[in-house]
């Protein structure tokens, strides 16, 4: 160098063209307790990046960036 695969909160991760982008740990508030942990309600907090297609894109195309494999 070619060629494939990947990228969603702090971590993990569901989504497969029209969701309020679920969930789980984490954290944060409240309740519970003498107090802690544990429980039980609530919050916050995400689609790497620039372009295309389409009424509409996290989901489909390029390209760019990191990450991971085969190759030589």
């Nucleotide at each position: 160098g070619g060629c494939c695969c990947u990228a969603u909160g702090g971590u993990c991760a569901a989504g497969c063209g029209g969701u309020u982008a679920a969930g789980a740990c984490a954290u944060c508030g409240c309740c519970c307790u003498c107090u802690c942990a544990a429980g039980g309600c609530g919050g916050a907090a995400u689609c790497a990046c620039g372009g295309g297609u389409u009424c509409g894109a996290u989901u489909c195309c390029c390209g760019u960036u990191g990450g991971g494999g085969c190759u030589a």
The prediction has a mean pLDDT of 82. A computed fold for a 72-nucleotide RNA from Clostridium acetobutylicum ATCC 824, annotated as transfer RNA. RNAcentral records the identical sequence in 2 taxa. It matches the Rfam family "tRNA". Rfam's curators write: Transfer RNA (tRNA) molecules are approximately 80 nucleotides in length.